[in-house]
RNA sequence: GGCCCUAUCGUCUAGUGGUCAGGACAUCAGGUUCUCAUCCUGAAAACCGGGGUUCGAUUCCCCGUAGGGCUA
Numbered sequence: 001g002g003c004c005c006u007a008u009c010g011u012c013u014a015g016u017g018g019u020c021a022g023g024a025c026a027u028c029a030g031g032u033u034c035u036c037a038u039c040c041u042g043a044a045a046a047c048c049g050g051g052g053u054u055c056g057a058u059u060c061c062c063c064g065u066a067g068g069g070c071u072a
Base pairs, nucleotide, nucleotide: 001071002070003069004068005067006066007065010025011024012023013022018055027043028042029041030040031039048064049063050062051061052060
């Protein structure tokens, strides 16, 4: 250089065009407990950037960025 794959809450991850973008761990608040831990309830928190297609895009297409793989 060429080809291919990946990018979603703090972390890991689900989501094949119309979901309130879901779950686990973590965090915070409350309950339980003499206290801590455990346990229970609740809350906050995310679609890599820019364009395009579409009535509608996290999802499809293009370009870019970052990471990874194969190859010369």